[in-house]
The part of an RNA shown here (large-subunit ribosomal RNA, domain IV) has 343 nucleotides and comes from Chloroflexi bacterium HGW-Chloroflexi-9. NCBI's taxonomy places the organism under Bacteria, Bacillati, Chloroflexota. The coordinates come from a structure-prediction model, not an experiment, and the mean pLDDT is 89.
Context: one part of a larger RNA
RNA sequence: CCCUCGUUAAGGAACUCUGCAAAUUGGCUCCGUAACUUCGGGAGAAGGAGCGCCCCUGGAGGUGAAGGACUUUACGUCCGGAGCGUCCGGGGGCCGCAGCGAGCCGGCCCAGGCGACUGUUUAACAAAAACACAGGUCUCUGCGAACCCGUAAGGGGAAGUAUAGGGGCUGACACCUGCCCAGUGCCGGAAGGUUAAAGGGAGGGCUGAGAGGCCUGAACUGAAGCCCCGGUGAACGGCGGCCGUAACUAUAACGGUCCUAAGGUAGCGAAAUUCCUUGUCGGGUAAGUUCCGACCCGCACGAAUGGUGUAACGAUCUGGGCGCUGUCUCGACGAGGGACUCG
Numbered sequence: 001c002c003c004u005c006g007u008u009a010a011g012g013a014a015c016u017c018u019g020c021a022a023a024u025u026g027g028c029u030c031c032g033u034a035a036c037u038u039c040g041g042g043a044g045a046a047g048g049a050g051c052g053c054c055c056c057u058g059g060a061g062g063u064g065a066a067g068g069a070c071u072u073u074a075c076g077u078c079c080g081g082a083g084c085g086u087c088c089g090g091g092g093g094c095c096g097c098a099g100c101g102a103g104c105c106g107g108c109c110c111a112g113g114c115g116a117c118u119g120u121u122u123a124a125c126a127a128a129a130a131c132a133c134a135g136g137u138c139u140c141u142g143c144g145a146a147c148c149c150g151u152a153a154g155g156g157g158a159a160g161u162a163u164a165g166g167g168g169c170u171g172a173c174a175c176c177u178g179c180c181c182a183g184u185g186c187c188g189g190a191a192g193g194u195u196a197a198a199g200g201g202a203g204g205g206c207u208g209a210g211a212g213g214c215c216u217g218a219a220c221u222g223a224a225g226c227c228c229c230g231g232u233g234a235a236c237g238g239c240g241g242c243c244g245u246a247a248c249u250a251u252a253a254c255g256g257u258c259c260u261a262a263g264g265u266a267g268c269g270a271a272a273u274u275c276c277u278u279g280u281c282g283g284g285u286a287a288g289u290u291c292c293g294a295c296c297c298g299c300a301c302g303a304a305u306g307g308u309g310u311a312a313c314g315a316u317c318u319g320g321g322c323g324c325u326g327u328c329u330c331g332a333c334g335a336g337g338g339a340c341u342c343g
Stems, first nucleotide, its partner, number of pairs: 001338008010329002014327001019324001027051005036041001038172001052094009062084002067079004071074001095099001107322007114314002119131002135170007147156003173309004178239003183236002185232005192227003198221002203216005240258005267301001268298001279295005
């Protein structure tokens, strides 16, 4: 010096990306517990008090000996209460710094983001706001189901039958989920257009003496598909620009105009989304690129690729506080094991 561990004056996060690590807390009984809430919870909230030993003593209930009584003599019934141990107390006393004297054994609170929750995951750098999830919705499937595996037979689905099964999206719950069907997809559409093989054979050609054989071939008849017509957004998706206008200014409820399939409703908003940006204002600090509350100029939120809330939950992420500490000021001492020397 390294590893693991113990103690540490005064201070107490000044350390640092971050209280990382460590420390604090810790059991039982009693008291006492807020906002909020889905009335279950939140709760072990928080915050307090007590805890040993000795003597005396109250109550409750458990077991039930000796002894006694009775008779239907029995492993009988009844009375009886000793002893033992249990629980809840009351009074008095004793000792120490310390009485759950060892060991085991939550630090707590506030605000916000995300995800409802318990679960699942990158075996060996990620446990999460990712996956799953009950619930919601769309869609397919009438049963030899759809769908999946298999060339098939066959099997799964299912010894199920639309309150069932498959697939997609969303993801408890609460309140909701706007506008666009022009494009793409899907669904529907006994018309029409286009269209393959096939049918059809006008006509033409080769050969041949001829009969014939062979080749070619126009009309016309020919499905699905496509075109076409309609529907459909919890289908893929999309949801504007410029100019002007109010008796200070500023702004624009209002007007004009261009384009579009339609021009973003509610709600939310510098956000896990905000470039400019450390936006501006307020709060917290002596001081705050973070945080919280607002504002809205949303570069580039927005409604099941769900929107906004939400009690509970979380080895989750962010900010703050109390407590506590060797994280630090700033080190020191100690223990064990290495390192070093010899073997």